[in-house]
Context: one part of a larger RNA
């Protein structure tokens, strides 16, 4: 000197972009963050009926994403670089092929009964794109055994055989939406290897599913001690094994000429975690933040039998702490989930709020004005200084108030028309949380808007007075013991300015 998710003093006018618990992964009141459709029977309400409404229930996608956190993790977790003849993949794209014919329940619902609750027990009865069998079987999957190319390779890739196995669901406004099997494709995941990235040897030896082999062995979507059973005795290691300690990892971010060095906050990509542990079940995917189920601590409820809960989601409280924000608005936009659509949900996001917590940008007036005012200060008592600086005279309106106008973000979607090649396009209408904001204009009057720390060298910036080794002062060197440019006050000065200085922390 730069830097900062800072903090504290003193001070404070606007904007505009950011950006805000670094400590207790410490505990939470309250509200609200994940709902949607409608295949399918009912209850309730409206209606004469068609039909609409609402409200649980079956059922279908979703709820594994979005959101937060940095606990553990020193590891294929993380960056990059390949490898899978060891793999999965819902929705979504392009293809091929198919959807025949039967069944039995079981929620809501009806009645009982138990019951503080949570919610439970029993009969009775129904439906479904819910569930089971059975029929087909282009492709699939396994066994048999052929052939062809091709591979280092257990093999892989095509053709063709036999055997066995294994699907489906219908709604409808008639437009369409959906369902089964297989096949390629896009995305996304798994796994496996080479590199690369902390400190410690006051950690020197470690290891027994340890290392490797069989096994048509279990598993697993898939290798593999992942697991087991046997069978050898192996393996790692000063090129740091085991062990302790610390850290999430990048991409970047600060400095710095560079080499470096420090450092991972906000964006971003990846991993972990979701009160502690520890588990599986559903699923295309999970060993699941707002599911389950088990234990452990805590807080709650109780009628003493037994129940609930899980902000490291958005705000909010309590605590801790030098310290960190609104229990706001709104889905208009961007995406997200459902749905054919309309459209729902969305503390994701988009805004707004509060913090000078950073960066940038504006203002707090301009021009003229005295050998030059009062005050203050010094004085060698003639004078200096403050200072053109005030007054005063002329303006200017950035900004502030007042007052009018006033968006861009909107584009879809629907609704009406028109066109035609019938799925489009073209025109109007119609949607805005932010906001009557932003900006534009008048109108008004310099009116409302300047501090901080420094001044002995370093280091730009000087004298009076008090004080008297006191009281203080400092980064370092030192100042203070009666003439202190070091202290404390005024006058001036200098450097910065809506900020300026302290302190910390990194170069």
């Nucleotide at each position: 000197g730069g830097a900062c998710g800072a903090a504290c003093g003193c001070u404070g006018g606007c904007g505009g972009c950011g950006u805000g618990c670094u400590u207790a992964a410490c505990a939470c009141a309250u509200g609200c963050a994940a709902g949607u459709c409608a295949g399918g029977g009912g209850g309730c309400c409206c209606g004469c009926a068609a039909g609409g409404g609402u409200c649980a229930c079956c059922g279908g996608c979703g709820a594994a994403c979005g959101g937060g956190u940095g606990c553990g993790u020193a590891a294929c977790a993380c960056g990059u670089g390949a490898a899978c003849a060891a793999c999965c993949u819902g929705c979504c794209c392009g293809a091929g092929c198919g959807a025949g014919g039967g069944g039995g329940a079981u929620a809501g619902c009806c009645g009982g009964c138990c019951c503080a609750a949570c919610g439970g027990c029993c009969g009775g009865g129904u439906a479904a794109u819910a569930c089971c069998g059975c029929a087909u079987a282009u492709g699939c999957u396994c066994a048999c055994a052929g052939u062809g190319c091709c591979u280092u390779a257990u093999g892989g890739c095509g053709c063709a055989g036999u055997g066995a196995g294994g699907a489906a669901a219908c709604c409808u406004u008639c437009g369409g939406g959906g369902c089964g099997c297989u096949c390629g494709g896009a995305g996304g995941g798994g796994u496996u290897c080479g590199c690369g990235a902390c400190c410690u040897a006051u950690c020197a030896g470690c290891u027994a599913g340890u290392u490797g082999g069989u096994g048509u062995g279990g598993g697993u979507a898939a290798u593999g001690g992942c697991c087991c059973a046997c069978c050898a005795a192996g393996g790692c290691g000063a090129c740091g094994a085991c062990g302790g300690g610390u850290a999430g990892c990048u991409g970047g971010u600060c400095u710095g000429a560079g080499a470096g060095g420090a450092u991972g906050g906000c964006c971003a990509g990846c991993c972990a975690c979701a009160u502690u542990g520890g588990g599986a079940c559903u699923g295309c995917g999970a060993c699941a933040c707002g599911g389950c189920c088990c234990a452990g601590a805590c807080u709650c409820c109780u009628a003493c039998g037994g129940g609930a809960g899980g902000c490291a989601g958005c705000a909010g409280u309590g605590g801790g702490g030098a310290a960190u924000a609104u229990u706001g608005c709104g889905c208009a936009a961007u995406g997200g989930u459902c749905g054919a659509a309309a459209g729902a949900c969305u503390g994701a996001c988009g805004c707004a709020g509060c913090g000078a917590c950073g960066c940038c940008g504006c203002g707090u007036g301009g021009a003229g004005g005295a050998u030059g005012a009062c005050g203050c200060c010094c004085u060698u008592c003639g004078g200096g200084g403050u200072g053109u600086a005030a007054a005063c005279u002329c303006c200017u309106g950035u900004u502030g108030c007042u007052c009018g106008g006033g968006a861009c973000g909107a584009a879809c979607c629907g609704u009406g028309g028109a066109a035609u090649u019938c799925a489009u396009u073209c025109c109007a209408c119609c949607u805005g949380a932010c906001g009557g904001u932003a900006c534009c204009g008048a109108g008004u009057g310099a009116g409302g808007a300047a501090g901080c720390a420094c001044c002995g060298g370093c280091u730009a910036a000087c004298u009076c007075u008090g004080u008297g080794c006191c009281a203080g002062c400092a980064g370092c060197c030192g100042c203070g013991g009666u003439a202190a440019u070091a202290c404390a006050g005024a006058g001036g000065g200098u450097g910065c300015g809506a900020g300026c200085g302290u302190u910390g922390u990194c170069c």
Overview: Predicted 3D model of a 507-nucleotide part of an RNA (small-subunit ribosomal RNA, 5' domain) from an uncultured bacterium. Model confidence (mean pLDDT): 85 of 100.